A computed fold for a 514-nucleotide part of an RNA from Chitinophaga sp. FS25, annotated as small-subunit ribosomal RNA, 5' domain.
The full RNA is in RNAcentral, with records from ENA and SILVA.
The organism belongs to Chitinophaga, within Bacteria.
Its mean pLDDT, the model's own confidence on a scale to 100, is 81.
[in-house]
Context: one part of a larger RNA
RNA sequence: AAGGAUAGCCAUACAUGCAGUCGAGGGGCAGCAGCACGAGGUAGCAAUACCUGGGCGGCGACCGGCAAACGGGUGCGGAACACGUACGCAACCUUCCUUUAAGCGGGGGAUAGCCCAUAGAAAUGUGGAUUAAUACCCCAUUAGAUCAUGAUCCGGCAUCGGGUAGUGAUUAAAGCUCCGGCACUUAAAGAUGGGCGUGCGUCUGAUUAGGUAGUUGGUGAGGUAACGGCUCACCAAGCCGACGAUCAGUAACUGGCGUGAGAGCGCGACCAGUCACACGGGCACUGAGACACGGGCCCGACUCCUACGGGAGGCAGCAGUAAGGAAUAUUGGUCAAUGGACGCAAGUCUGAACCAGCCAUGCCGCGUGGAGGAUGAAGGUCCUCUGGAUUGUAAACUUCUUUUAUCUGGGAAGAAAUGCCGAUUUUCUAAUUGGUUUGACGGUACCAGAUGAAUAAGCACCGGCUAACUCCGUGCCAGCAGCCGCGGUAAUACGGAGGGUGCAAGCGUUAUCC
Numbered sequence: 001a002a003g004g005a006u007a008g009c010c011a012u013a014c015a016u017g018c019a020g021u022c023g024a025g026g027g028g029c030a031g032c033a034g035c036a037c038g039a040g041g042u043a044g045c046a047a048u049a050c051c052u053g054g055g056c057g058g059c060g061a062c063c064g065g066c067a068a069a070c071g072g073g074u075g076c077g078g079a080a081c082a083c084g085u086a087c088g089c090a091a092c093c094u095u096c097c098u099u100u101a102a103g104c105g106g107g108g109g110a111u112a113g114c115c116c117a118u119a120g121a122a123a124u125g126u127g128g129a130u131u132a133a134u135a136c137c138c139c140a141u142u143a144g145a146u147c148a149u150g151a152u153c154c155g156g157c158a159u160c161g162g163g164u165a166g167u168g169a170u171u172a173a174a175g176c177u178c179c180g181g182c183a184c185u186u187a188a189a190g191a192u193g194g195g196c197g198u199g200c201g202u203c204u205g206a207u208u209a210g211g212u213a214g215u216u217g218g219u220g221a222g223g224u225a226a227c228g229g230c231u232c233a234c235c236a237a238g239c240c241g242a243c244g245a246u247c248a249g250u251a252a253c254u255g256g257c258g259u260g261a262g263a264g265c266g267c268g269a270c271c272a273g274u275c276a277c278a279c280g281g282g283c284a285c286u287g288a289g290a291c292a293c294g295g296g297c298c299c300g301a302c303u304c305c306u307a308c309g310g311g312a313g314g315c316a317g318c319a320g321u322a323a324g325g326a327a328u329a330u331u332g333g334u335c336a337a338u339g340g341a342c343g344c345a346a347g348u349c350u351g352a353a354c355c356a357g358c359c360a361u362g363c364c365g366c367g368u369g370g371a372g373g374a375u376g377a378a379g380g381u382c383c384u385c386u387g388g389a390u391u392g393u394a395a396a397c398u399u400c401u402u403u404u405a406u407c408u409g410g411g412a413a414g415a416a417a418u419g420c421c422g423a424u425u426u427u428c429u430a431a432u433u434g435g436u437u438u439g440a441c442g443g444u445a446c447c448a449g450a451u452g453a454a455u456a457a458g459c460a461c462c463g464g465c466u467a468a469c470u471c472c473g474u475g476c477c478a479g480c481a482g483c484c485g486c487g488g489u490a491a492u493a494c495g496g497a498g499g500g501u502g503c504a505a506g507c508g509u510u511a512u513c514c
Base pairs, nucleotide, nucleotide: 003364004363008358009324012322013321014320016319017318018317020066021065022064025063026062028059029058032057034056035055039052040051041050042049043048073277074276075275083201084200085199086198087197088196089195092194093193097190098189099188100187101186102185103184105139106138107137108136115128116127117126118125119124145170146169147168148167149166151164152163153162154161155160175182176181203249204248205247210240211239212238215237216236217235218234219233220232221231222230252274253273254272255271256267257266258265259264279300280299281298282297283296302313303312304311305310330356332355333354334353338352339350340349341348342347369400370399371398372397379391380390381389382388383387405451406450407449408448409447410446414441419436420435421434422433423432424431425430458503459502460501461500462499463484464483465482469498470497471496472495473494479486480485
């Protein structure tokens, strides 16, 4: 100097920015490119210009559906079935997806929006009128669904489980369409994701020895998707504990990472799985799934707005700010790829992700030149000083190369699909196929050419441990020091110099682990 890849604030408070989709569910039209109807009006003789209205397209706000429980962050709490591992559920749930079977008939009343009026500084309301739906409600149809009942057969691991044909009762649905289909309802099975139980493993302290009343068990009831003192009423007096209960302290756990010959010891950054948390605490609602980071309610602390009546907020998301600290980065680009949500699709959104920026923070790789060259130059240092030794082939000088650098030119892979336009398979579906479109990074990586040794070396140490020695200065002073120790006039140990040793874009110190 440059590349790849690793890491990059401690649960303090936060200014600002960044944060769904569907018009092929609906009523509508605030704003709107275009198209046709040229419908109405104004100006004009007319062409035309302007305004208004609905339709197609499209769409702010609104009703409705799905998503928002994923992804992303952090490690507070927690010594526990939290985690790891192995089993079990004859005690359970599972939207979307796949397969199979059946269905999709009739009717009704509202409500948001819009309009009118009105309260308030605002946040936000209140009243009236009117309207739609895949929103809501009622009726019908039902079965291998649920409940009750009883018949029969089979099985097991205790409570029990399963099959078959009956009887009675209860419960469904929604439309859109390019007419191909996509949605919707019910049931069964699968897949996926979860829930629960159990064996074993899981830090330190006995200067913590007894602990426990929903406590331990039973009966009955409630509750849950489900078992259960999970909760409640009653009854009994149990249950745990030196194989360490209880209490106290500390701590997210694991795959793994560091070290070590191993056994072990220490750690849990990145990546992956699980758990917990979302200003502190509590609570439920919606939903297949939450007791919900960017949803709701209440209490509390704090901050902000206010017309003083009342309101708003939650970066442990990505950037960024203040404070604290020895110390830890950009208020960047793109959805091109991968993945996710929604959508028939086009597509929209995505601080996930992919990239770029900063930092020698660690790891790996590369270079700072190669070959020749003895008047062993000058200078420095040392000595036994007319001289010699050393620095040292080192330099000069001759020649070669061009990694890197600078300049010039070329220039990617990552793109497969999708979309669009065609063709084929009998089809505007589906499949196959031809062409075409789409790259943030990026004119980057890489390649070629030109120029010229040109653009590039430091840090620590040299008494022993421990590789590497002399001179001068100082004189138990100044100082060194990891341990032993050194320094009081010849210091290889202090300070400087010359020389040497070790590492090298690093080197040394400090802290910590083995």

Rfam family: Bacterial small subunit ribosomal RNA.